[in-house]
Context: one part of a larger RNA
């Protein structure tokens, strides 16, 4: 001297960007944080409000709109993303370069073929039953793009045989035969034909969104391997699925990953094993570099979800707001049983020197569903708090005495403070007040041409043109006008290191202090106060790091 997620005294006017539980990975009330699709499905309400009939004149019954709407089921995707937090983890966790001839991928995209034809449930729902309750059980009834079979198989997979190519071998790679095996779901939407008063209903044409099966891609993952990656030797010897083989299982895949057998290996002063400690990196502070620190915000990978273990379902999970069992804890209870999990965003306790708002909005970005309109999203956009950081600005400008009054002082002559106040002339930043008032919004939907698709002037897609309609922020940013110096200046320090000096008070006493040191009657070190010095919305101290 630079720094910081800081704190603590004092003090405190605006403004833009940022940051903000560094301790208890403690416990946690409330509310939100993950749903969506009626273009998969079968059902389907209430409130209201029209009409009609009846009569106890405001009620009851029927039609009807509202509505095929809402709650609820069944099915699809999506819940493995996003958000949080660093307990453990010295390890292929992570960096960084490589292999995977040992490997997998929903959704996206490109391209081939298919989508024929059948059968039985279940839930919703009704109805009985047992339970305080959470919730469970029986019967009966129904669909489907759910579920099971069966036919097809360009192709794929797996056997077989034979020819070639290529490796050092294992084995890959390619042709040609034979042979087993595996598929599926429909939904709508427009034109047109017939019937019909009119809903509707049937055939047929083209779209669209899907479904099954192949072949690439393009993102993403699984494995593995070289290197790098903290301290202790006051930790030296560790290991028995250990170390290899061989045959099985087992994954999507290689592996003692698991198993039988066989063998007796394997690792270590180039530090095995133990122990402590600790997410890791791009970085980030310093520092001239070389190096020490250090890992908050931001971004990348990694573990983790009340502690322990597990498995389902999925294209991925051994799964933060799933499920299962055990543990502790905490709340219900009719004591028989049940519920629960903020290290998601606010917010509460408690630890702490500390560390915010139980705020508004999906207008924008992105992200799930969904043809779409839309619906959901504490991601995220934005307000609120806090001098916690950095940045900008103000807090007044100009003139004014041989210099007012009043402090200090003083060798009583002065000397300072001090152009400083007062006065005079001015300006209008910020803050106030009044008006005005943005960008961020471009889509999408929609319409019109044109190309492509089609028998088409249908319908779909692309291109391009028109063009409605959306702002949380917020009447916010800015801009004008308005009045007036009016509302805005502290905090250390003044022995020497070190910029800055006197007076009074105290008397080795209170007290100061970073070091060296001051204070025992004339202390520039103590406490005050005039004066300076130095920084300024901050000054100072303390922790920490260079």
């Nucleotide at each position: 001297g630079a720094a910081u997620g800081a704190a603590c005294g004092c003090u405190g006017g605006c403004g833009g960007c940022g940051u903000g539980c560094u301790u208890a990975a403690c416990a946690c009330a409330u509310g939100c944080a993950a749903g969506u699709c009626g273009c998969a499905c079968g059902a389907g309400a209430a409130c209201u409000c029209u009409u009609u009939a009846g009569c106890u004149u405001g009620c009851u019954a029927a039609a009807g709109a509202u509505a095929g709407u809402a709650a609820a089921g069944u099915g699809g995707c999506g819940c493995a993303c996003g958000g949080g937090u660093g307990a453990g983890u010295a390890a292929c966790g992570c960096g960084u370069g490589g292999g995977u001839a040992a490997u997998c991928u929903a959704c996206c995209u490109c391209u081939g073929a298919a989508u024929c034809g059948g059968g039985g449930a279940u839930a919703a729902c009704a109805c009985c039953g047992c339970g305080a309750a959470a919730g469970c059980g029986a019967u009966g009834c129904u669909a489907a793009u759910a579920c099971c079979g069966g036919a097809u198989a360009c192709u794929g997979u797996c056997c077989c045989c034979a020819a070639g190519g290529u490796u050092g071998u294992g084995g890959c790679c390619c042709u040609g035969g034979g042979g087993a095996u595996g598929a599926a779901a429909g939904g709508u939407g427009a034109c047109c034909u017939c019937u019909u008063c009119a809903u509707g209903a049937a055939a047929g044409u083209u779209g669209c969104c899907g479904u099954u099966u192949g072949g690439g891609g393009a993102g993403g993952g699984g494995c593995u391997c070289g290197c790098g990656u903290a301290c202790c030797a006051u930790u030296a010897g560790c290991u028995u699925g250990u170390u290899g083989g061989c045959g099985g299982g087992g994954u999507a895949a290689u592996a003692g990953c698991c198993c039988a057998c066989c063998a007796a290996g394997g690792c270590g002063a180039c530090g095995a094993u133990g122990g402590u400690u600790a997410g890791c990196u791009g970085g980030u502070c310093u520092g001239a570099g070389a190096g020490g620190a250090u890992g908050a915000u931001c971004a990348g990978c990694c573990a983790c979800a009340c502690u322990g273990g597990a498995a389902c379902u999925g294209a991925a999970a051994c799964a933060c707001g799933g499920u299962c069992c055990a543990g502790a804890c905490u709340c219900c209870u009719a004591c028989g049983g049940g519920a629960g999990g903020c290290a998601g965003c606010a917010g509460u306790g408690a630890g702490g020197a500390a560390u915010u708002u139980u705020g508004c909005g999906c207008a924008a970005u992105g992200g799930g569903g969904g043809g779409a309109a839309c619906c959901c999203u504490g991601a995220c956009g934005c307000a609120g708090c806090a001098a916690c950081g950095c940045c900008g600005c103000g807090u007044g400008a100009g003139u004014g005495a041989a210099g007012a009054a009043g402090g200090c002082u003083u060798u009583c002559g002065g000397g300072u403070c001090g152009u400083a106040a007062a006065g005079c002339u001015c300006u209008g930043u910020c803050a106030a007040a009044u008006g005005g008032g943005a960008a961020a919004a471009a889509a999408u939907a929609c319409u019109a041409u044109c190309g492509a698709u089609g028998a088409a002037c249908a319908g779909u897609c692309g291109a391009u043109a028109g063009g409605u309609u959306u702002g949380a922020u917020g009447g916010u940013a800015c801009c004008a006008u308005u009045a007036g110096a009016g509302g805005a200046a502290g905090c250390a320090c003044c022995g020497g290191c070190u910029a800055a000096c006197u007076c009074c008070g105290u008397g080795c006493c209170a007290g100061c202090a970073g070091c060296c040191g001051c204070g025992g009657u004339a202390a520039u070190a103590c406490g005050g106060a005039g004066g300076g010095u130095g920084c300024g919305a901050g000054c100072g101290u303390u922790g920490u790091u260079c």